Predicted 3D model of RNase P RNA and transfer RNA as a complex of 413 nucleotides. It holds a member of the Rfam family "Bacterial RNase P class A".
RNA sequence: CAGGCCGGGUGGCCGCGGGCCGGCAACGGCUCGAGGAAAGUCCGGACACCGCAGGGCAGGACGCUGGGGAAACCCCAGGCGGCGAAAGCCGACGGAAAGUGGCACAGAAAGGAGACCGCCACCGGCACGCUCGAGAUGCCGGGGUAAGGGUGAAAAGGUGGGGUAAGAGCCCACCAGCGUCGUGGCGACACGGCGGCUGGCCAAACCCCGUCCGGUGCAACGCGAAGCAGGUUCCGACGACGCUGCCCGCCGAGGAACCGGGUACGCGGCUAGAGCCGCCGGGUAACCGGCGGCCCAGAGAGAUGGCCACUCUCGACAGAAUCCGGCUUACAGGCCUGCU
RNA sequence: GCCGGAGUAGCUCAGCUGGUAGAGCAGCUGAUUUGUAAUCAGCUGGUCGGGGGUUCGAUUCCCUUCUCCGGCU
Numbered sequence: 001c002a003g004g005c006c007g008g009g010u011g012g013c014c015g016c017g018g019g020c021c022g023g024c025a026a027c028g029g030c031u032c033g034a035g036g037a038a039a040g041u042c043c044g045g046a047c048a049c050c051g052c053a054g055g056g057c058a059g060g061a062c063g064c065u066g067g068g069g070a071a072a073c074c075c076c077a078g079g080c081g082g083c084g085a086a087a088g089c090c091g092a093c094g095g096a097a098a099g100u101g102g103c104a105c106a107g108a109a110a111g112g113a114g115a116c117c118g119c120c121a122c123c124g125g126c127a128c129g130c131u132c133g134a135g136a137u138g139c140c141g142g143g144g145u146a147a148g149g150g151u152g153a154a155a156a157g158g159u160g161g162g163g164u165a166a167g168a169g170c171c172c173a174c175c176a177g178c179g180u181c182g183u184g185g186c187g188a189c190a191c192g193g194c195g196g197c198u199g200g201c202c203a204a205a206c207c208c209c210g211u212c213c214g215g216u217g218c219a220a221c222g223c224g225a226a227g228c229a230g231g232u233u234c235c236g237a238c239g240a241c242g243c244u245g246c247c248c249g250c251c252g253a254g255g256a257a258c259c260g261g262g263u264a265c266g267c268g269g270c271u272a273g274a275g276c277c278g279c280c281g282g283g284u285a286a287c288c289g290g291c292g293g294c295c296c297a298g299a300g301a302g303a304u305g306g307c308c309a310c311u312c313u314c315g316a317c318a319g320a321a322u323c324c325g326g327c328u329u330a331c332a333g334g335c336c337u338g339c340u
Numbered sequence: 341g342c343c344g345g346a347g348u349a350g351c352u353c354a355g356c357u358g359g360u361a362g363a364g365c366a367g368c369u370g371a372u373u374u375g376u377a378a379u380c381a382g383c384u385g386g387u388c389g390g391g392g393g394u395u396c397g398a399u400u401c402c403c404u405u406c407u408c409c410g411g412c413u
Stems, first nucleotide, its partner, number of pairs: 001338006008311007016033007035317001039328002042326005047217004059213005064078005079093001080091004094208002099206002101202003116149002118145003122142006157175006176198001178195007221268004230259006239251001241249002275294008312315001341412007350365004359396001367383005389405005
């Protein structure tokens, strides 16, 4: 550094909840009875009800490659990047050359940019100088320049050499990046050749591309019992009435929506499951398959506690409530294995 | 149990698409008044609940955690 495990033990007495057996009952006997996180409710499902022809829009989630898995903000292996002396650890890791937008302050300029200082052949003017002219020097203006300074988180590939008035991928070598070809790999990608010479950063900004996604949650939902008060609006049958018949009006079994009223009891859902343990086989692994064995809380105001004795390392975080797979967070102390 | 919402100054709240945080009340100082209140002028006061990440830069975006509030029989 990585992985795995334990989380006081034994005995006695009293007590609590579930199941089974005996008993008319009271009660008695046997047996089982919290966790690695039962937690947070952060992801994903099972299950139940509601909605739904199909497709799209909107919205949301995820995002290197391959594999596993019911699925996942999950796991394994690999690639790439970062950190570390190393073992190893970490990574929301598609696209900035589709478009829109942002880059405060500072700074000349913040994206196909820009001349503040600096540097400089040349052109114009002035000064100095000179008999005049030319040249040199200095200053000002024009122009060239991205080497150097300065600002900034970031300044338009980096370093070195050549070149030039000064400079510049302007040219060359190496490196980074881009395109293309070849080889290796299932692939991400790696290595090598060639080419032109390069296009900042931000998508945990909008967005684009790809994949996926109905809603509500066991206080879901089903059965039984008890209790209560109806009202408004709408629909409404070859129906009845007004009518000889139609339109229309009215009544109307029944139905829908909304408002109001009542109930909080019993049973189910409810724990045998993507279950646990052992062995064998496949696979680097996650995981999968086969065989054998096991049953391991299930309440409904809600059980798992107390005392004593011995002993040790003197006992942390913490308590199931529909269930399962993950992630995250909390955790005294201790043990084992491998590696640096 | 399940599902939502909010944490910013002493109190009540702003702060939208990131650029360095304000308003009212309260507090303090001064003016005004004989004095107080009111009024006027000025000032103080912020781990933006905690931790981590993205970014040059986070109250703002993302993850995690803590606290508080609400709804559902």